Predicted 3D model of a 74-nucleotide RNA (transfer RNA) from Candidatus Woykebacteria bacterium RBG_13_40_15. The sequence was found in a public genome assembly.

RNA sequence: GCCGCCAUCGUCUAGUGGUCUAGGACGCAGCGUUCUCAACGCUGAGAUCGGGGGUUCGAAUCCCCCUGGCGGUA
Repeated sequence: GCCGCCAUCGUCUAGUGGUCUAGGACGCAGCGUUCUCAACGCUGAGAUCGGGGGUUCGAAUCCCCCUGGCGGUA
């Protein structure tokens, strides 16, 4: 250089065009339980989906470019 894959709450991830102003686990905060802590139970906050553009009535989801990461190849 060329080819392919990936990017979603703090972390790991679900989602493959509408029923989702994005769900779960861990973590975090509050409350309950306990003499206290842990564990457990309940409740809550937290991502407009890497950036820009396009297609569509409608995009996290499809297409293009860019950025970053991983892999293959001369």

Background: Model confidence (mean pLDDT): 80 of 100. Rfam family: tRNA. By type it is a transfer RNA. Taxonomically the source falls in Candidatus Woykeibacteriota (Bacteria, Bacteria candidate phyla).